Small-subunit ribosomal RNA, central domain from an uncultured prokaryote, 350 nucleotides, folded computationally. Its Rfam family is "Bacterial small subunit ribosomal RNA". Its family is annotated with ribosome and structural constituent of ribosome in the Gene Ontology. RNAcentral holds the full RNA, with entries from ENA.
Context: one part of a larger RNA
RNA sequence: CUGGGCGUAAAGCGCGCGUAGGCGGCCUGAUAAGUUGGAUGUGAAAGCCCUGGGCUCAACCUAGGAACUGCAUUCAAAACUGUCAGGCUAGAGUAUGGUAGAGGAUAGUGGAAUUUCCGGUGUAGCGGUGAAAUGCGUAGAUAUUAGGAAGAACACCAGUGGCGAAGGCGGCUUCUUGGAUUGAUACUGACACUGAGGUACGAAAGCGUGGGGAGCAAACAGGAUUAGAUACCCUGGUAGUCCACGCCCUAAACGAUGAGAACUAGAUGUUGGAAAUUUAUAAUCCUUUAGUAUCGUAGCUAACGCGAUAAGUUCUCCGCCUGGGGAGUACGGCCGCAAGGUUAAAACUC
Numbered sequence: 001c002u003g004g005g006c007g008u009a010a011a012g013c014g015c016g017c018g019u020a021g022g023c024g025g026c027c028u029g030a031u032a033a034g035u036u037g038g039a040u041g042u043g044a045a046a047g048c049c050c051u052g053g054g055c056u057c058a059a060c061c062u063a064g065g066a067a068c069u070g071c072a073u074u075c076a077a078a079a080c081u082g083u084c085a086g087g088c089u090a091g092a093g094u095a096u097g098g099u100a101g102a103g104g105a106u107a108g109u110g111g112a113a114u115u116u117c118c119g120g121u122g123u124a125g126c127g128g129u130g131a132a133a134u135g136c137g138u139a140g141a142u143a144u145u146a147g148g149a150a151g152a153a154c155a156c157c158a159g160u161g162g163c164g165a166a167g168g169c170g171g172c173u174u175c176u177u178g179g180a181u182u183g184a185u186a187c188u189g190a191c192a193c194u195g196a197g198g199u200a201c202g203a204a205a206g207c208g209u210g211g212g213g214a215g216c217a218a219a220c221a222g223g224a225u226u227a228g229a230u231a232c233c234c235u236g237g238u239a240g241u242c243c244a245c246g247c248c249c250u251a252a253a254c255g256a257u258g259a260g261a262a263c264u265a266g267a268u269g270u271u272g273g274a275a276a277u278u279u280a281u282a283a284u285c286c287u288u289u290a291g292u293a294u295c296g297u298a299g300c301u302a303a304c305g306c307g308a309u310a311a312g313u314u315c316u317c318c319g320c321c322u323g324g325g326g327a328g329u330a331c332g333g334c335c336g337c338a339a340g341g342u343u344a345a346a347a348c349u350c
Base pairs, nucleotide, nucleotide: 004321005320006319007304008303012318014201016199017198021194022193025088026087027086028085029084030083031082033081034080035077036076037075038074039073040072041071042070049065050064051063052062053061054060091191092188093187094186095185096183097182098181099180103177104176107173108172109171110154114150115149116148117147119145120144121143125136126135162169163168206247207246208245209244210243211242215241216240220236221235222234223233258317259316260315261314262313263312266295267294268293269292270291271290272289273288274287299306300305323350324349325348332343333342334341335340
C1' cells in the first nucleotide's frame, strides 16, 4: 500500500459559505497523455529457479535455459479516463404567477401579572413550613379599593404544528430583508457535488465600557434540619439575568446518526402547495409534490433497534477512531483583557 470501522462499544468537526484539491450527466468527432497489445534494444556477471555434467554422495564446482514482472524507442488499437472541438436537456440555475411560516433586523405599541409609591376602608396579626423560627406589622402591616411609576416576560390560541444551516425563534403593528415551496411556460446549457487550509455565525455562563434593575437569584447573611449540614427547606440578598457596543467560542452544541446523489413493499396520521371528481363554497375521495410523525416488509445489526427522513443496496468528497489510566493533561505554538480556548505528547502503570 492493501485491509476494518464511526446511533448506544474508541470514532461525524456545533453549523454554514467557500479556495486549492478530489470527483462529475447524455450524444458526435478528433487526439493518443493515462490504458491495452506486438516488435526491437537494453535489463553485467554471480546468486535464486529448472534441466544436465564433475568431485565415491552432499555441501561445493560447472554448462545451458528460464527469469530479471523494469526502462527506452517504434508500430498499432480507441472501449474507458483525460484533452480539444461541436451539440443536447433529464442535473444545476434564471425569469414569471401564487402560497405558508415564532426565519432575521428596526421602530412603535397593548393587556394581565409582579413589585413599589401615594390616598381611602379596616384591625391584629401577616408570612412561611413536615413542624417551626428568622422576617414584616399598632410609627397601622396582611386583606380590600382609587390613582401613579418601573422593569421584565408574553397566559389562552399551541399542535410528535411552523420557520431557520446550526445555535435558535412565540402578544400586536410598521418598515426592511433572507430562504423555502408550488404551478405553468420561456431561457442559460453541466455552470454540478464535496471541501484540507481560510472565513461568517454560534445557547448558557463569563469579561470590558456605559445604561437599566420589577421579579428571579450564584456569592453572602440569618432561621431551621442534623451527630455534623460550608446542603436539601425557609426569610432576606449582591453580581447576574435586560439594553447598546465590543470580546469570549464552549455544551448531553444530540437524531449521541457528516454532506450530496441514485435505487429498494406497504399502512396510518398531520402541515404547506397543485390537479381531478362530486357538488355547491364547504367538503369528499383520488392523484401528485415538499415537509413532519407512528407502525412495518425485504435487508441490515452483537443486540437494542433502523427500516424511502435507513443504521438497507451503491457511488463521490470531507472529518474522525485504533486497549484502560496517566490526559483532553504537561511542554511549545496560535488566539484571548482575563477566565480560558485550540492544537497535543511522553515517562510510568494495569